[in-house]
About this RNA
A computed fold for a 71-nucleotide RNA from Trichonephila inaurata madagascariensis, annotated as transfer RNA. The organism belongs to Trichonephila inaurata, within Eukaryota.
RNA sequence: GGGAGUAUAGCUCAGUGGUAGAGCAUUCGACUGAAGAUCGAGAGAUCCUGGUUCAAACCCGGGUGUCUCUU
Numbered sequence: 001g002g003g004a005g006u007a008u009a010g011c012u013c014a015g016u017g018g019u020a021g022a023g024c025a026u027u028c029g030a031c032u033g034a035a036g037a038u039c040g041a042g043a044g045a046u047c048c049u050g051g052u053u054c055a056a057a058c059c060c061g062g063g064u065g066u067c068u069c070u071u
Stems, first nucleotide, its partner, number of pairs: 001070003005066003010024004018054001026042005047063005
C1' cells in the first nucleotide's frame, strides 16, 4: 500500500427498515439487629459526517478508532 471484519449503557454482548433490549455493575425501596443473598422499582447508550427512504442502530458513500490477512 491492498483485502476482509468491527464500533450500541460503566463492562460483556443482542437487535434482518417502524417502541432501543439482556446479563453484570450502579441508585432507591422491601427483607435483616447489621451486612450478604433474595424480591420490587429506577437511571444509564446507537463512533463522526453526508445520502437513499414516509420512516435508518439496520441500506449506501466518505472519515476516524480498533482487530485481522496479505505485501
Record summary
Rfam family: tRNA. From the family's description: Transfer RNA (tRNA) molecules are approximately 80 nucleotides in length. Gene Ontology term of the family: triplet codon-amino acid adaptor activity. It is annotated as a transfer RNA. Its mean pLDDT, the model's own confidence on a scale to 100, is 85. The sequence is in RNAcentral, with records from ENA and Rfam.